[in-house]
Context: one part of a larger RNA
RNA sequence: GCCAGCGAGUUAAGUUAUAUGGCAAGGUUAAGGGACAUACGUUCCGGAGCCGGAGCGAAAGCGAGUGUGAAUAGCGCGAUAAGUCAUAUGAUUUAGACACGAAACCAAGUGAUCUAUCCAUGGCCAGGAUGAAGCAAGGGUAACACCUUGUGGAGGUCCGAACUAGUGUCUGUUGAAAAAGCCUUGGAUGAGCUGUGGAUAGGGGUGAAAGGUCAAUCAAACUUGGAGAUAUCUUGUACUCUUCGAAAUAACUUUAGGGUUAACCUCAGUAAAAAGCAAUUCGGGGGUAGAGCACUGGAUCCACAAGGGAGCCUACCGGCUUACCGAAGGGAACCAAACUCCGAAUACCGGAUUGAAUACUGGGAGAUAGACUGUGGGGGAUAAGCUUCAUAGUCAAAAGGGGAACAGCCCAGAUCGUCAAUUAAGGCCCCAAAUUCUAUGCUAAGUGAGUAAGGAAGUGAAGUUUCAAAGACAGUUGGGAUGUUGGCUUAGAGGCAGCCAUCAUUUAAAGAGUGCGUAACAGCUCACCAAUCGAGAGACUUUGCGCCGAUAAUAGACGGGACUAAAGCAUAGAGCCGAAAUUACGGGUGCUAGCGUAAGCUAGCGCGGUAGGAGAGCGUAGUAUAUGCAUUGAAGACAUACCGUGAGGAGUGUUGGAGCGUAUACUAGUGAGUAUGCAUGGC
Numbered sequence: 001g002c003c004a005g006c007g008a009g010u011u012a013a014g015u016u017a018u019a020u021g022g023c024a025a026g027g028u029u030a031a032g033g034g035a036c037a038u039a040c041g042u043u044c045c046g047g048a049g050c051c052g053g054a055g056c057g058a059a060a061g062c063g064a065g066u067g068u069g070a071a072u073a074g075c076g077c078g079a080u081a082a083g084u085c086a087u088a089u090g091a092u093u094u095a096g097a098c099a100c101g102a103a104a105c106c107a108a109g110u111g112a113u114c115u116a117u118c119c120a121u122g123g124c125c126a127g128g129a130u131g132a133a134g135c136a137a138g139g140g141u142a143a144c145a146c147c148u149u150g151u152g153g154a155g156g157u158c159c160g161a162a163c164u165a166g167u168g169u170c171u172g173u174u175g176a177a178a179a180a181g182c183c184u185u186g187g188a189u190g191a192g193c194u195g196u197g198g199a200u201a202g203g204g205g206u207g208a209a210a211g212g213u214c215a216a217u218c219a220a221a222c223u224u225g226g227a228g229a230u231a232u233c234u235u236g237u238a239c240u241c242u243u244c245g246a247a248a249u250a251a252c253u254u255u256a257g258g259g260u261u262a263a264c265c266u267c268a269g270u271a272a273a274a275a276g277c278a279a280u281u282c283g284g285g286g287g288u289a290g291a292g293c294a295c296u297g298g299a300u301c302c303a304c305a306a307g308g309g310a311g312c313c314u315a316c317c318g319g320c321u322u323a324c325c326g327a328a329g330g331g332a333a334c335c336a337a338a339c340u341c342c343g344a345a346u347a348c349c350g351g352a353u354u355g356a357a358u359a360c361u362g363g364g365a366g367a368u369a370g371a372c373u374g375u376g377g378g379g380g381a382u383a384a385g386c387u388u389c390a391u392a393g394u395c396a397a398a399a400g401g402g403g404a405a406c407a408g409c410c411c412a413g414a415u416c417g418u419c420a421a422u423u424a425a426g427g428c429c430c431c432a433a434a435u436u437c438u439a440u441g442c443u444a445a446g447u448g449a450g451u452a453a454g455g456a457a458g459u460g461a462a463g464u465u466u467c468a469a470a471g472a473c474a475g476u477u478g479g480g481a482u483g484u485u486g487g488c489u490u491a492g493a494g495g496c497a498g499c500c501a502u503c504a505u506u507u508a509a510a511g512a513g514u515g516c517g518u519a520a521c522a523g524c525u526c527a528c529c530a531a532u533c534g535a536g537a538g539a540c541u542u543u544g545c546g547c548c549g550a551u552a553a554u555a556g557a558c559g560g561g562a563c564u565a566a567a568g569c570a571u572a573g574a575g576c577c578g579a580a581a582u583u584a585c586g587g588g589u590g591c592u593a594g595c596g597u598a599a600g601c602u603a604g605c606g607c608g609g610u611a612g613g614a615g616a617g618c619g620u621a622g623u624a625u626a627u628g629c630a631u632u633g634a635a636g637a638c639a640u641a642c643c644g645u646g647a648g649g650a651g652u653g654u655u656g657g658a659g660c661g662u663a664u665a666c667u668a669g670u671g672a673g674u675a676u677g678c679a680u681g682g683c
Base pairs, nucleotide, nucleotide: 001683002682003681004680005678006677011095012094013093014092015091016090017089018088019087020086021085022084023083026051027050028049032045033044034043035042036041055062056061065077066076067075068074098236099235101233105226106225107224108223109222110221116200117199118198119197120196121195122194123193124192125190127159128158129157130155134151135150136149137148138147139146163187164186165185168183170181171180202218204214205213206212239617240616241615242614243613244612249262250261251260252259253258264366265364266363267362268361269360270359271358277355278354279353280352281351282350283349284348290342291340292339296336297335298334300332301331302330307325308324309322310321311320312319313318370395371394372393373392374391375390376389377388378387379386400411401410402409415587416586417585418584420583421582422581426577427576428575429561430560431559435574437573438572439571440570441569442568448563454548455547458545459544460543461542462541463540464539465538466537467536475532476531477530478529479528481505482504483503486500487499488498511526515524516523588607589606590605591604592603593602594601595600618671620668621667622666623665624664625663626662627661628660629659636655637654638653639652640651642649643648
């Protein structure tokens, strides 16, 4: 791990509701006792007690009333509905109270054969090194001191075995070992190590102190008991079908992952057409969206201008100037959740009509972690698969079709069956059901099939405007001159460094010069003109579809193939496909209505579903009664194409070898796949 077995809402008493039954203004016995059976028990006494039959008041008390009160008032609570006993079921209270699960707390005991410290009594420490005091001899001193040499053998002294400790790496890590092994390392005459015996005990010991240690257990040992401690927590909680079907909100909460009440679900009863719901219509109040600037504020420009700054004049008074700032009022154009001269749509409130069905009382809940999408807002960065409100939908608790895949998007709500039909969203070249459909355009980018500011003689459409057979645009040929080198400036300035002016003449036309160029000239060129040519050309605006902009780490941005007068985009149209939708046919079932003595039949409306409510059943064990089967083979096991909507139930064969069914009623140790379930067994 698998298989088998075991394994969780029980029991008692009280309360409450419903159902059934007995009796009924009453209902009912408890303990106990008698009789009969004695293995359970049955029946008869027993009226103590309890509930009801009257309430009100704190009470005295009064009483269909009473309390308050001065009150014959008002108000509060009552009267004008039958209970009670038993059984069953739902729920609840008290008990372990559905089961398993703490860490902990307390009591009484057991432990110092491990380990900590202490006590008593024993044991052990190879070898080597260093060489304290003291002493001796010699030297030395006035005498000491002191010096040298020897002797001596001190020390929590040195090196290093035994012994003891455990420094560093490695190995080991289901180990050889629940802490060890190899190598290495500290101490090794000491606060040393060690044998034996003894002492200290759990809020206590012991501790050269690490919360260490007290028998592989220590921020309070272990064993047993209180004890089934408690667990707003986690996990698990066992057969079937039918019907209805939530919530993730509000208030309060030492409350926020828990509760209580309300809202929402369900079941029963009671009401009546009043109240509530939807549509239409009529009547209301509003200050949102929008808009506006009349108020409150913000904010830009213009003119005017009080006042201020700066400079100047002035002995003072004062005055002048100003490319400075500028209030108020005026004009123009704006902004606002906490602005409003205005002002919707919706929504909300009320009346009426129509439709439709709801409301109240009581029993039982669950839920109070919500998610995304659209819309209106707040927070954030007009970030988030962000957060917080409002509103609608879906999911949650919803399967089916579409969206490549994809709870929350689009279509659509699955009672069951059918090798029938019509459609929705979405699609119709192939993968892959259905058009290589019709008409007119566009796109050349594989755009389609990811993105912005910005950029561009891409291309289509619409428009405005200028030039043009008196010849436009482009190209080619020729001209492009004179006063004059305009004046100034300058070293120079001659169209072309710069400043000023920018005239006139000849002309078909030609700037006191468009660009290049020179030191300055020169030179090239342009504007402009003529010729040639012979029909459209230029500038701009709006718009459709495209292009660039376009960089992320494996090739990954139509689902793929592939597609170009499309299989892309736009407009219009005709068909078809396409779902558990709808229809058709047949079956089941709930509610309502009608018919029927009943069984039932007919019609209408229904039948997705988590938590949860309600209803109806299947099966297991046992008991009672009745009735059966079985050695001519019970139960059980194995196999099997039968029956039932299902839980389940038969038949037959083999095995097995002694008990077992069916009907009705009752009782319950009554249904397992999960609890890291079980010190049960097997593999």